[in-house]
Context: one part of a larger RNA
RNA sequence: UGACGGGGACCCGCACAAGCGGUGGAGCAUGUGGUUUAAUUCGAAGCAACGCGAAGAACCUUACCAAGUCUUGACAUCCCUCUGACCGGUCCUUAACCGGACCUUUCCUUCGGGACAGAGGUGACAGGUGGUGCAUGGUUGUCGUCAGCUCGUGUCGUGAGAUGUUGGGUUAAGUCCCGCAACGAGCGCAACCCUUGCCAUUAGUUGCCAUCAUUCAGUUGGGCACUCUAGUGGGACUGCCGGGGACAACUCGGAGGAAGGUGGGGAUGACGUCAAAUCAGCACGGCCCUUACGUCCGGGGCGACACACGUGUUACAAUGGUGGGUACAGAGGGAUGCUACCUGGCGACAGGAUGCUGAUCUCGAAAACCCAUCCCAGUUCGGAUUGGAGUCUGCAACCCGACUCCAUGAAGUUGGAUUCGCUAGUAAUCGCGCAUCAGCCAUGGCGCGGUGAAUACGUUCCCGGGCCUUGCACA
Numbered sequence: 001u002g003a004c005g006g007g008g009a010c011c012c013g014c015a016c017a018a019g020c021g022g023u024g025g026a027g028c029a030u031g032u033g034g035u036u037u038a039a040u041u042c043g044a045a046g047c048a049a050c051g052c053g054a055a056g057a058a059c060c061u062u063a064c065c066a067a068g069u070c071u072u073g074a075c076a077u078c079c080c081u082c083u084g085a086c087c088g089g090u091c092c093u094u095a096a097c098c099g100g101a102c103c104u105u106u107c108c109u110u111c112g113g114g115a116c117a118g119a120g121g122u123g124a125c126a127g128g129u130g131g132u133g134c135a136u137g138g139u140u141g142u143c144g145u146c147a148g149c150u151c152g153u154g155u156c157g158u159g160a161g162a163u164g165u166u167g168g169g170u171u172a173a174g175u176c177c178c179g180c181a182a183c184g185a186g187c188g189c190a191a192c193c194c195u196u197g198c199c200a201u202u203a204g205u206u207g208c209c210a211u212c213a214u215u216c217a218g219u220u221g222g223g224c225a226c227u228c229u230a231g232u233g234g235g236a237c238u239g240c241c242g243g244g245g246a247c248a249a250c251u252c253g254g255a256g257g258a259a260g261g262u263g264g265g266g267a268u269g270a271c272g273u274c275a276a277a278u279c280a281g282c283a284c285g286g287c288c289c290u291u292a293c294g295u296c297c298g299g300g301g302c303g304a305c306a307c308a309c310g311u312g313u314u315a316c317a318a319u320g321g322u323g324g325g326u327a328c329a330g331a332g333g334g335a336u337g338c339u340a341c342c343u344g345g346c347g348a349c350a351g352g353a354u355g356c357u358g359a360u361c362u363c364g365a366a367a368a369c370c371c372a373u374c375c376c377a378g379u380u381c382g383g384a385u386u387g388g389a390g391u392c393u394g395c396a397a398c399c400c401g402a403c404u405c406c407a408u409g410a411a412g413u414u415g416g417a418u419u420c421g422c423u424a425g426u427a428a429u430c431g432c433g434c435a436u437c438a439g440c441c442a443u444g445g446c447g448c449g450g451u452g453a454a455u456a457c458g459u460u461c462c463c464g465g466g467c468c469u470u471g472c473a474c475a
Stems, first nucleotide, its partner, number of pairs: 001475002004471002007469002010466004015459002019422004026314008034305002042053002064300002068296001070294001073125001077124002079121006088103005106115003127289002130287001132285001136283002138278003141274001143272001148187006154163003167178003193266004198234007207224003212221002237260001240254005303441001316415001320374006332363003337356002341352004381412001386407007428451007
């Protein structure tokens, strides 16, 4: 000087407390451990691994296993020789690749050859998801969006170092003010960026409809006022008033205002820590394999199952289930696509047919509300499991897809110790969309809107962090 303390003082955070809803009990989904296996490919390991890499394992993917192949190779560059092809098509063999046969068949030219392609040969080489993340780059997690981390010159100290950065206030903030052997500066904080909330203005189609006409319908004439869309501006700055305060920084209250003290949300992550993660995204140094640790192919596996754990989902019901009726979104997607409408089917869906490259057409709401029923039961709760019959995607749904219908109807009556999230349009609850994608094991992930709470006395305690100080057997 740091680190540490079951030392002290001060302060903060859904850290506790006050509340609301969960986890832990049940079924199922998913990931992991373990076990099993020919293989169950590999990585991730307290927080910060475990719905994680994987925004999609039937084949492919695929790296794993057993079987069958190839050996300058599936892919690249170079050399030599030969050929005129290559590609494509047909056939034999095969589980398939591999292997074999037949057909077809180039361009330019100064006629020397060249271009391109194939076959053979020769090595140089290719190739490796083989090892090392403790050799590395790049990227990422974490402390933590915490308020810190440093430098120049000066001064002090023999020196390591100190000072500045400490102190008094204040702030979300090393934010600002005052003081001070310091005076300044840099990276962080804040602001500048995006979005949302109010207004004005410009513009008016595919959007809108107040007035006029028309009509089944903003459908049409008409209009651009309103909504909306998307450009440009305004607006909030402790600006104004009062109290407090060192007359400061600032703080408390008020006015006006759509919005008030960082308005809400996002992006943005200092110096560094963990030899943190990744050689399997990619790149790359050593090492290792080279008729195999490379390559191709059909099949299997990654989906196993006495068990254990994590994350979710569905429930255990009446604030509910079921049947019928009636409304209201936002953000997105859509030509191998989204499909109105009609017909068939109980249905998944199928057959026709129309619009849309989309503010035009389409996917397209559910909770809610109204009426009826059930009457507290393992039930008209719950839907696992199983049997049968089907639909769709795809070369192919046995291992191993989703969905539909009929039947079946399991556990479960609110969950021990424990533990998690959340302070407002939040929690809770309700549905919708997208990426990946032929299809889908999505209950996951990322977004979107609808309905919409309770509570916070406070900082004694638990956890994490910041600053000062003190002790020190540690560096």
Molecule: small-subunit ribosomal RNA, 3' major domain
Organism: uncultured bacterium